[in-house]
RNA sequence: CGCGUGAUCGUGCCUAAUCCCUGCCUCGCGCAGGGAGCGGGGGACCCAGAAUGCGGGGCGAACGUCGCGCACGCGCGACGGGGGAAAUCUCUCAACCCCAGCCCGUCAGCUAACCUCGUAGGCAUCGAGAGAGGGGACCC
Numbered sequence: 001c002g003c004g005u006g007a008u009c010g011u012g013c014c015u016a017a018u019c020c021c022u023g024c025c026u027c028g029c030g031c032a033g034g035g036a037g038c039g040g041g042g043g044a045c046c047c048a049g050a051a052u053g054c055g056g057g058g059c060g061a062a063c064g065u066c067g068c069g070c071a072c073g074c075g076c077g078a079c080g081g082g083g084g085a086a087a088u089c090u091c092u093c094a095a096c097c098c099c100a101g102c103c104c105g106u107c108a109g110c111u112a113a114c115c116u117c118g119u120a121g122g123c124a125u126c127g128a129g130a131g132a133g134g135g136g137a138c139c140c
Base pairs, nucleotide, nucleotide: 011124012123013122014121018036019035020034021033022032023031024030025028037119038118039117040116041115042114047109053106055107056104057103058102059101063080064079065078066077067076068075069074081099082098083097084096088132089131090130091129092128093127
């Protein structure tokens, strides 16, 4: 000097997944509760609509069509569509990545009142230009 690993702190990204309070203990983003905020599901009249093995349905951006292969689980490709991208929004140009996974259990359209559930996890942008409005850290 470089690379890798671990811990702590800070700043950010995907996401609903953040903040506050109490108690306990093995002091760990631990366990058990409560609250706020954010998010999901169920659930009338009316409306919509038919449905019941090709079962049906929910969360999520994570889908559709066509073709090929196939161990029939799925894989590959093309087109269309959808999602993400670094403090935020808008515009322009140029390139990139993702389209998974999980759940309910014969059952659920919408849906006021009402009921109920979640608040995990995984990561690290470092292309350019213009405009606008904001915020944070540090020091005094």